[in-house]
Context: one part of a larger RNA
């Protein structure tokens, strides 16, 4: 010195990021329990008392009254720390075997679409399987996330569904045109050289015709996603209910708000403390909340995350003593 235990005056978190970590609480009976609540809970709420052993008494007996004893102590050793507030999740549950257990998945339960069965929809070249020995109160996608109130405006883009009158359009079909070949009736034309040139073949271009899709026209946002600026005005002053104007498809509504969201900013005010960038309550000047990418309560629930108390304690003021066939060292 370093592990693991034990005690430690006074004080009692002053350590510290941060009560980490140790302390302290603990059993059983009896007594008593707030808020707030989904009326079940909260709750073991908090908090308070007793408990050993003899002997009498009453009981079958657990055990109950009395009487006495001892000790620092009688749950004589083991066995919740309690409460205030708030964020986020509703709960149990799952999760990054081996740095993350959470606010992250999930999850009932809302919703919103496809599927009428040889369903959708998955695997698989098929055969053929799941889904199902199921049948729309069923099966598969997505997206919210108990419950309670509630979900507002926008279909311009974008997705999808529905619609066919037009405009556009592929393969194919195909009229006509163009190039090669050449029979010319055994004499097409030229004096030759060469021309011309049916029909058939072939090469080629192509008026026309032609679905779906786009373009077009309508629906749809609990599809993806959007949800403005300037300027003036009231009889103190601010402010602006109200007027004017651009632009948009439409200009954020309820409800929340310096927030897991606020840059400035430790915003201002209030509480709490002697003193609080944290926390709570309010305010609204929202850089940049806002309604299932869900808004906003919420009572129970967290090995969750923040504050702030009371107990209690070597976490400190400040260290200090002790143990171990204890490790590593030295020494024998």
């Nucleotide at each position: 010195c370093c592990g693991u235990g034990g005690c430690u005056a006074a004080g009692g978190a002053a350590c510290u990021a941060g009560g980490c970590a140790a302390a302290a609480u603990a059993g059983a009976c009896g007594c008593g329990u707030a808020a707030c609540u989904u009326c079940g809970g909260g709750a073991g709420a908090a908090g308070c008392g007793u408990c050993g052993c003899u002997c009498c008494u009453g009981g079958c007996a657990a055990c109950a009254g009395g009487a006495g004893c001892c000790g620092c102590a009688g749950u004589g050793a083991a066995a919740g720390g309690c409460c205030c507030a708030g964020g986020c999740g509703a709960c149990u549950g799952u999760u990054u075997a081996g740095c993350a257990a959470a606010a992250a998945c999930a999850c009932a339960g809302g919703a919103c679409u496809c599927u009428g069965c040889a369903a959708a929809a998955u695997c698989g070249u098929a055969a053929g399987a799941u889904g199902a020995a199921g049948u729309a109160u069923a099966g598969g996608g997505u997206c919210u996330g108990a419950c309670a109130c509630c979900u507002g405006c926008c279909c311009g883009g974008u997705g999808c569904c529905g619609g066919a009158a037009g405009g556009u359009u592929a393969a194919g079909g195909a009229a006509g045109g163009g190039g090669c070949u050449u029979a010319g009736u055994a004499c097409g034309c030229g004096c030759a050289a060469g021309c011309c040139g049916a029909a058939g073949g072939u090469c080629u271009u192509a008026a026309c015709u032609g679905a779906a899709g786009c373009c077009c026209c309508g629906g749809u946002a609990a599809a993806c996603g959007g949800c403005g600026g300037c300027c003036g005005u009231a009889a103190c002053u601010a402010u602006a209910a109200c007027g004017g104007u651009c632009c948009u498809a439409a200009g954020g509504u309820a409800g929340c708000g310096a927030a897991a969201u606020u840059c400035c900013u430790u915003g201002u005010c209030g509480g709490g403390u002697a003193a609080g960038u944290u926390c709570c309550g309010a305010c609204c000047u929202g850089c940049a909340c806002g309604a299932a990418u869900g808004g906003u309560g919420u009572a129970a629930c967290g090995a969750u995350c923040u504050g702030g108390g009371c107990a209690c304690u070597g976490u400190c003021u400040c260290g200090g003593c002790c143990a171990c066939u204890g490790a590593g060292c030295u020494c024998g």